[in-house]
RNA sequence: GUCUCCGUAGCUCAGCAGGAUAGAGCAACUGCCUCCUAAGCAGUAGGUCGGACGUUCAAAUCGUCUCGGGGACG
Numbered sequence: 001g002u003c004u005c006c007g008u009a010g011c012u013c014a015g016c017a018g019g020a021u022a023g024a025g026c027a028a029c030u031g032c033c034u035c036c037u038a039a040g041c042a043g044u045a046g047g048u049c050g051g052a053c054g055u056u057c058a059a060a061u062c063g064u065c066u067c068g069g070g071g072a073c074g
Stems, first nucleotide, its partner, number of pairs: 001073007010026004019057001028044005050066005
């Protein structure tokens, strides 16, 4: 330099043939339970989907550029 994969909640990830209020587990917080802690049970909060622009009535999802990380080739 060329090609390719990944980037979504604090962490690990799902969703990606465009359409419903963007989800799960773990973690955090609150309550119940308990002598206390853990475990268990119930609930709450947390995201402008790496960034910008474009296409579209509508974009996490499609296109272009760009940033970060991994891989292949030279």